[in-house]
RNA sequence: ACUCGACAAAGGCAGAGCCGCCGAAAGGCGGUGACGCAAAGCCACGGGUCCGUGAAUCCUCCAGACCGCCGGGCUGCCGAC
Repeated sequence: ACUCGACAAAGGCAGAGCCGCCGAAAGGCGGUGACGCAAAGCCACGGGUCCGUGAAUCCUCCAGACCGCCGGGCUGCCGAC
């Protein structure tokens, strides 16, 4: 260094719910809140799931959403066995 991840330390993120705003929807942003997280940091690249103001109405296509579903890519704090 890689791998790995501790009843360690410092710091970090923030599920559901609720409130406000945005969106047709999935969902997003802010606040509150902590279920959890060692990449729960970033990228929709492969798979998957979801949505339909669309095309087609059999197959499907298209536009979009989710990275806290899995995989992949990039970056990264700490350091006991």
Molecule: c-di-GMP-I riboswitch aptamer
Organism: Thermoanaerobaculia bacterium